[in-house]
Glycine riboswitch aptamer from Anaerospora hongkongensis, 95 nucleotides, folded computationally. The organism belongs to Anaerospora, within Bacteria. Its mean pLDDT, the model's own confidence on a scale to 100, is 76.
RNA sequence: ACGGAACUCUGGAGAGACUCUCUACCGAGAGCGCCGAAGGGGAAACCCAGCAUACCGCUGAUAAAUCUCUCAGGCAAAAGGACAGAGAUACUAGU
Numbered sequence: 001a002c003g004g005a006a007c008u009c010u011g012g013a014g015a016g017a018c019u020c021u022c023u024a025c026c027g028a029g030a031g032c033g034c035c036g037a038a039g040g041g042g043a044a045a046c047c048c049a050g051c052a053u054a055c056c057g058c059u060g061a062u063a064a065a066u067c068u069c070u071c072a073g074g075c076a077a078a079a080g081g082a083c084a085g086a087g088a089u090a091c092u093a094g095u
Base pairs, nucleotide, nucleotide: 001095002094003092004091007087008086009085010084011083016032018031019030020029021028022027033075034074035073039071040069041068042067048060049059050058051057
């Protein structure tokens, strides 16, 4: 110095302002219907190892996603929000 995690700013989607009860509101509980981008779970091929090899292959391990599940979370606004851009100081596996 690069990279990594944390911090700050900006942008940031989807889906019922549903029904009933409590409540002045915010909210909470229950019911039905939905969403995927906090988080979490899942698994194929390639590569790798072994076996076989005339051909086709067989078994095992491995790893993530904006794919998938919808546990959690969410379904007006607010908040949150994967991801992206910018910033700056200290930390740091690694190069």

The sequence is in RNAcentral, with records from Rfam.
The model forms 83% of the base pairs in the Rfam consensus.